[in-house]
Molecule: transfer RNA
Organism: Talaromyces pinophilus
């Protein structure tokens, strides 16, 4: 260099183009003599970036950028 896949919460993944979730973590509350363990509920998000379609785009189209993986 060509091609192909991936980027979504602190970590691991999930979301038929129509209200971004879970599950580990965190933090607070119940439970316990006190830790753990359990049960509740809380807080965390510029969907990698910039544009395009579109009435709506995590999702579709283009560029970028990083990461993997392939072929010379």
């Nucleotide at each position: 260099g060509g091609c192909c896949g991936c980027u979504u919460a602190a970590c691991u993944c999930a979301a038929u183009g129509g209200u971004a979730g879970a599950g580990u973590g965190u933090c607070a509350g119940a439970u316990u003599u006190c830790u753990a363990c359990u049960c509740u509920g809380a807080a965390g998000g510029u969907u990698a970036u910039g544009g395009g379609u579109u009435c709506a785009a995590g999702u579709c189209c283009c560029a970028u950028a990083g990461c993997g993986g392939u072929c010379u």